[in-house]
């Protein structure tokens, strides 16, 4: 330096409940923690989800489904 995750300081916050925006998937906000070493940020690939359409196939949501891309805090062992 990469790979790897013991320890610590510390992030993050899923179900739920409430408010809000949205036709909906869902998204912000406040309570609340199932978890998580990128649960940080990117819809590029596939997956799934919702709307529209007879259909092709459009427009959307999902980073806490997966792989990829990028940036990082900490430093035991190996």
């Nucleotide at each position: 330096u990469c790979c790897c995750g013991a320890a610590a300081c510390g992030g993050c916050a899923a179900a739920c409940c409430c408010g809000u925006c949205g036709u909906g998937a869902g998204g912000c906000g406040g309570g609340g923690a199932c978890g998580c070493a990128a649960a940080g940020c990117c819809a590029c690939g596939g997956g799934u989800c919702a709307g529209a359409g007879g259909a092709a196939u459009c427009u959307g949501a999902u980073a806490g489904c997966c792989g990829g891309g990028u940036u990082a805090c900490c430093g035991a062992a190996g």